[in-house]
RNA sequence: CAAGCGCUACGGGAUCGGUGAAACUCCGAACCGGCGGUCACAGUCCGCGACCCCCUCGCCGUCCGAGGGGUUGAGCUGGUGGAACUCCAGCACCGACAGUCACAGUCUGGAUGGGAGUAGCGCAGA
Repeated sequence: CAAGCGCUACGGGAUCGGUGAAACUCCGAACCGGCGGUCACAGUCCGCGACCCCCUCGCCGUCCGAGGGGUUGAGCUGGUGGAACUCCAGCACCGACAGUCACAGUCUGGAUGGGAGUAGCGCAGA
């Protein structure tokens, strides 16, 4: 130093009013933005994860787990510059499922879960 094995830790956020019998769900104004990549920094470019669906396998069965596949939202213009749909300016847009005495990105729940990955330690070896 490349690769390998093992272990440990970490691993998403967001509110105030108004109306009303009742709304953090409507109205007004706000606020929030996982991970990797990208000659310059990304919620809206490329990809990944999670939720959801299907198939297969594991399990005596159920539950549960693993692998594979599918679906999965949204941005333009101008400026600077060698280079930016990533910075600056302006105006926009998007946000799973179930629940709720009223319709949810912000409340409750699955979730003290899972996870893309990040950091570190150790072993052995070249």
Notes: This is a predicted structure of a 126-nucleotide RNA (FMN riboswitch aptamer (RFN element)) from Nesterenkonia ebinurensis. Its mean pLDDT, the model's own confidence on a scale to 100, is 81.